[in-house]
RNA sequence: UACUUAAUUUGCCACAACCGUCGUGAGGCGGAGUCGGAAAGCCAUAGGGUCUGGGUUGAAUUCAGAUAGCCGGGUUGUCUCC
Numbered sequence: 001u002a003c004u005u006a007a008u009u010u011g012c013c014a015c016a017a018c019c020g021u022c023g024u025g026a027g028g029c030g031g032a033g034u035c036g037g038a039a040a041g042c043c044a045u046a047g048g049g050u051c052u053g054g055g056u057u058g059a060a061u062u063c064a065g066a067u068a069g070c071c072g073g074g075u076u077g078u079c080u081c082c
Stems, first nucleotide, its partner, number of pairs: 012037002018031005035069001041075003047071002049067007
């Protein structure tokens, strides 16, 4: 460059509401459930946002925590005509 092909998996995770349980709480864990996800796997010690509790307090702020399915970063992995 030309021709052909028109594939893209076995499958995975599990929002909300519900039940049980732990926690002051945000929320976590388990069951069942299935909104959605191509990293919705992992990391809260890149950073930010949001939320909870305590102290101070007019406020600002500070300490401890939660959230990775808020953004984003790091890192690991699967499939694939190419």
c-di-GMP-I riboswitch aptamer from uncultured Paraglaciecola sp., 82 nucleotides, folded computationally. Taxonomically the source falls in Paraglaciecola (Bacteria, Pseudomonadota, Gammaproteobacteria, Alteromonadaceae).